The RNA shown here (transfer RNA) has 72 nucleotides and comes from a Flavobacteriaceae bacterium. It matches the Rfam family "tRNA". Rfam links the family to the GO term triplet codon-amino acid adaptor activity. It is annotated as a transfer RNA. The source organism's lineage runs through Bacteria, Pseudomonadati, Flavobacteriia, Flavobacteriales and Flavobacteriaceae.
[in-house]
RNA sequence: GCCGAUGUAGCUCAGGGGUAGAGCGUUUCCUUGGUAAGGAAGAGGUCUCGAGUUCAAUUCUCGACAUUGGCU
Numbered sequence: 001g002c003c004g005a006u007g008u009a010g011c012u013c014a015g016g017g018g019u020a021g022a023g024c025g026u027u028u029c030c031u032u033g034g035u036a037a038g039g040a041a042g043a044g045g046u047c048u049c050g051a052g053u054u055c056a057a058u059u060c061u062c063g064a065c066a067u068u069g070g071c072u
Stems, first nucleotide, its partner, number of pairs: 001071007010024004018055001026042005048064005
């Protein structure tokens, strides 16, 4: 230099047009003589950024940025 993949909660990831979820973690409560385990409830998100299409974009298109893989 060329071609591709990925970017969503603190971490690992789902969701592929109709206003975002899981596991782990975290907070409070219950249970116990106490701890662990278990149970219940909650908090936590400008879905990397900008533009376009659309009634509506995390999702589709283009560009930028970051990370990563391949080729020379």
Model confidence (mean pLDDT): 81 of 100.